[in-house]
């Protein structure tokens, strides 16, 4: 001064400090009619872009792939470069008005680096 995410803000105690309670932006969940489902195996679900697939290996794990995901004011199109993890419910949950409940974190970048086009 910027990037990933909802993940910033205001007030109050208290404080060396990254501490505690309240709100609120913004974010997730559960929860009718009605549709939807209704059968058997494998239980089933949520958050998130991150879900499939091939090959190695006895596993641990390694390799390529790829649904989707990001990348410097914003939208499309090319281009390139990176992710494509995890974790958490606990026998339960389809949608869902009213109404309950939760989060409101955490990682990182480093001075021309941030790329072309075409509209805003």
């Nucleotide at each position: 001064c910027g990037c990933c995410g909802a993940g910033c803000c205001c007030g109050g105690c208290a404080c060396a400090u990254u501490g505690c309670c309240g709100g609120g932006a913004c974010g997730g969940g559960g929860g009718a009619a009605c549709c939807g489902a209704c059968c058997c195996a494998u239980g089933g679900g949520g958050c998130g872009a991150a879900u499939c697939c091939c090959g190695g290996g006895a596993a641990a794990c390694c390799g390529g792939g790829u649904a989707g995901a990001g990348c410097a004011c914003c939208u499309u199109c090319c281009a390139g470069c990176u992710c494509g993890a995890g974790c958490c419910c606990g026998a339960c949950a389809g949608c869902u008005a009213a109404c309950c409940c939760c989060g409101g974190a955490g990682g990182c970048c480093g001075a021309u680096g941030a790329g072309g086009a075409a509209g805003g």
Predicted 3D model of a 120-nucleotide RNA (c-di-AMP riboswitch aptamer (ydaO/yuaA leader)) from a soil metagenome. Model confidence (mean pLDDT): 83 of 100. Rfam family: c-di-AMP riboswitch aptamer (ydaO/yuaA leader). The literature on the family includes a 2004 paper in Proc Natl Acad Sci U S A by Barrick et al., "New RNA motifs suggest an expanded scope for riboswitches in bacterial genetic control". Gene Ontology terms of the family: regulation of gene expression and cyclic-di-AMP binding. Of the family's consensus pairs, 92% are formed in the model.